This is a predicted structure of a 343-nucleotide RNA (Bacterial RNase P class A) from an Actinomycetota bacterium. It is recorded under the gene name rnpB. The model forms 93% of the base pairs in the Rfam consensus. Rfam family: Bacterial RNase P class A. Rfam classes the family as a ribozyme. The prediction has a mean pLDDT of 78.
RNA sequence: GGAGUCGGUCGGGUGGCCGCGGGACCCUUGUGGUCUCGAGGAAAGUCCGGACUCCACAGGGCAGGGUGCUGGGCAACUCCCAGGCGGGGCGACCCGCGGAAAGUGCCACAGAGAAGAGACCGCCACCGCGCAAGCGGGGGUAAGGGUGAAACGGUGAGGUAAGAGCUCACCAGCGCGCCGGGCGACCGGCACGGCUCGGCAAACCCCACCCGGAGCAAGGCCAAGCAGGGAGCGGGUGGCCCGCCCGAUGCUCCCGGGUAGGCCGCACUGAGGGUCGCGGCAACGCGGCUCCGAGAUAGAUGGUCACCCUCGACAGAAUCCGGCUUACAGACCGACUCCUCAA
Numbered sequence: 001g002g003a004g005u006c007g008g009u010c011g012g013g014u015g016g017c018c019g020c021g022g023g024a025c026c027c028u029u030g031u032g033g034u035c036u037c038g039a040g041g042a043a044a045g046u047c048c049g050g051a052c053u054c055c056a057c058a059g060g061g062c063a064g065g066g067u068g069c070u071g072g073g074c075a076a077c078u079c080c081c082a083g084g085c086g087g088g089g090c091g092a093c094c095c096g097c098g099g100a101a102a103g104u105g106c107c108a109c110a111g112a113g114a115a116g117a118g119a120c121c122g123c124c125a126c127c128g129c130g131c132a133a134g135c136g137g138g139g140g141u142a143a144g145g146g147u148g149a150a151a152c153g154g155u156g157a158g159g160u161a162a163g164a165g166c167u168c169a170c171c172a173g174c175g176c177g178c179c180g181g182g183c184g185a186c187c188g189g190c191a192c193g194g195c196u197c198g199g200c201a202a203a204c205c206c207c208a209c210c211c212g213g214a215g216c217a218a219g220g221c222c223a224a225g226c227a228g229g230g231a232g233c234g235g236g237u238g239g240c241c242c243g244c245c246c247g248a249u250g251c252u253c254c255c256g257g258g259u260a261g262g263c264c265g266c267a268c269u270g271a272g273g274g275u276c277g278c279g280g281c282a283a284c285g286c287g288g289c290u291c292c293g294a295g296a297u298a299g300a301u302g303g304u305c306a307c308c309c310u311c312g313a314c315a316g317a318a319u320c321c322g323g324c325u326u327a328c329a330g331a332c333c334g335a336c337u338c339c340u341c342a343a
Stems, first nucleotide, its partner, number of pairs: 001339010012308007020038007027030001040314001044325002047323005052215004059242004064211005069083005084097005098206002103204002105200003120145002122141003126137004153171006172196001174193002177190005219264004228255006234246003272291008309312001
């Protein structure tokens, strides 16, 4: 200098004027003044997990759903960290993960045959015909060719009519046993066995663990208004059963009538951010110091002027929080890898 891998930060700046929403204070109490705060890293998709609220305090079984190597972290997780194994890359690094030897099922096209398989070409002896080349027949075989994403171990030797784990040696792989290491996934070594066992579980299924349901239009309170009538005996309860709880000036359903206003939940305070110390490889935990303020209910962040620069992307809160995923003009930082050049 070039090519790359991983992680992180920012995402126009400054000032003036006008405007919008919240809060506090003030007074001359009014469409008043002053001060102050006012979108994001994803506020998004609503895909997971929780907090919170109501229903039993969420209990048992069935059904259903989810997760899936091991250990740890976390309030919890389909998240994060560390490790194991397999695959890809020269490498930094990236991707994947229960069981296919419990059973059932499926494997397009091509191909003879797609799983305890099969014979299209070929090879081989026999029989028949033919002078011969060869042709035909019933067989043997799976070495070679061919099809395919995938064809039922590989190489060599023996063996044979030709062949074949048919036999043997070595190698690969599988199973089982023992020994050693590791909390574990797993790794290393030795011995034995049958000669070999395809793929798909986001097909059914099996195993282990987890999951009660509904959701802030949850739920609670106040105010205003109206006109009652009928049916039922159960209701909470939701996919079912049990169990539990409540129950008659009660509850459910239907028809009719009324209202559609306010407050809380809900917004300083939280599983919060920063920094330092300690423990831990790390995720993270503990402790000290420090910082904090969006918040409506037709729903507030905008406009304009001046200057500057690298000319500005994706996008906008609606109960809150932790993740994942997706979108994103550009700029910057850190660690590392490979190649080349120079000393």

RNAcentral holds the sequence, with entries from ENA.